[in-house]
RNA sequence: CUCUUAUCGAGAGUGGUGGAGGGACUGGCCCGAUGAAACCCGGCAACCGGCAUUUUAUAUGCGUCUUGGUGCCAAUUCCAGCAGCGUUUCGCUGAAAGAUGAGAG
Numbered sequence: 001c002u003c004u005u006a007u008c009g010a011g012a013g014u015g016g017u018g019g020a021g022g023g024a025c026u027g028g029c030c031c032g033a034u035g036a037a038a039c040c041c042g043g044c045a046a047c048c049g050g051c052a053u054u055u056u057a058u059a060u061g062c063g064u065c066u067u068g069g070u071g072c073c074a075a076u077u078c079c080a081g082c083a084g085c086g087u088u089u090c091g092c093u094g095a096a097a098g099a100u101g102a103g104a105g
Stems, first nucleotide, its partner, number of pairs: 001105008013041001015040003021031003025081004042073003047069002049065003053061001077097001082094005
């Protein structure tokens, strides 16, 4: 980098360093000197993992733990971007794109 698959309406700091940017992309709309990114500490969660249970068994489901591998900590993945539907300044559904985990090449 590509493919497969699952999830994406919940959750998480009045901390330290740092100093102007950030929210993938495009268009919006936002956040930011009452302090952005990044790093550290802290935290959330439970995908992998451990334990127990279910089953003839694998799988699956349910429960539990958080020492380990990740992930995450404004706004639904902030909203839309393509298609369809409807009661058509709007709303709904499904894709696409993206993110993360696990597996494969």